[in-house]
RNA sequence: CCGUGCUAGGUGGGGCGCUAGGGGUGCCCUGUACUCGAAACCCUCUUCAUGCGAGGCUGAAUCCCCGCCCGAGGGCGAUUGGUAUUCGGGUCCAGCGCCGGGAUUGUUGGUGUUGAAGGUCGGGUCCUGCAGCGGCGGGGAACCGUGAAUCGGGUCAGGUCCGGAAGGAAGCAGCCCUAAGCGGCCCUCCCUGGGUGUUGCGGGAUCGCCCGACUGGAGCCAACGUCCCGGUUUGCGCCGGAUGCCGCCGCUCGAAGGCGGGUGCACGG
Numbered sequence: 001c002c003g004u005g006c007u008a009g010g011u012g013g014g015g016c017g018c019u020a021g022g023g024g025u026g027c028c029c030u031g032u033a034c035u036c037g038a039a040a041c042c043c044u045c046u047u048c049a050u051g052c053g054a055g056g057c058u059g060a061a062u063c064c065c066c067g068c069c070c071g072a073g074g075g076c077g078a079u080u081g082g083u084a085u086u087c088g089g090g091u092c093c094a095g096c097g098c099c100g101g102g103a104u105u106g107u108u109g110g111u112g113u114u115g116a117a118g119g120u121c122g123g124g125u126c127c128u129g130c131a132g133c134g135g136c137g138g139g140g141a142a143c144c145g146u147g148a149a150u151c152g153g154g155u156c157a158g159g160u161c162c163g164g165a166a167g168g169a170a171g172c173a174g175c176c177c178u179a180a181g182c183g184g185c186c187c188u189c190c191c192u193g194g195g196u197g198u199u200g201c202g203g204g205a206u207c208g209c210c211c212g213a214c215u216g217g218a219g220c221c222a223a224c225g226u227c228c229c230g231g232u233u234u235g236c237g238c239c240g241g242a243u244g245c246c247g248c249c250g251c252u253c254g255a256a257g258g259c260g261g262g263u264g265c266a267c268g269g
Stems, first nucleotide, its partner, number of pairs: 001269006009058003012030005020046005034055004064262006073253005081246009095236002097232007105225007118215008126204009136193006143184004152177004160169003
């Protein structure tokens, strides 16, 4: 140095969480990596603890062990930057937003020579006086109904009274009527009232709006933008605080990968 057979070892690792602590089941990262069984009020261990039970494979090196580099990802801290939510405070009149006004500024739409803006005149809308007609409210009359045990009327059966009789008298019930009163009707008539409607005549007011006529001869209106002026009780921006996320910084653990080093036994050639 080669061959055969073995052995230690290996057959995934890491972060977080859990735990007095180690490991596993759990979650995540790496990325491919024997099988089966149990494991969260959990399983198995005790500081060389880095899992337990059963079975297989590999095996001294690409594979096992150690160191360094790089570094996915995790944890902790700080609060420098950004962002979101939230609590409190609050100036300038104001940076945004919001409200109001302006320009003869821009865009879009509409409208206008079938005549815009503007001007003049008239009418209406507004106030008021008188008159007419109506409507509504109130009152009265008229009309209809009802309405008197007796102290209203008529007729008065029966009965009563007077009379010799003929006849006469008063009169209850019933029926009819009526007074005051009560109710209805408001169709008719009269009186009366008004924040009532309308018409006519008259007076006033006339800023605005509407309509019409004349004049005039090209603009006018709306929304949005730009600029200017004024306002803004906090909606933002601003100031202070809290929390979450992202990035940066510091510490720490660290998979995969890369580089370097280390590690047997027996027999035969």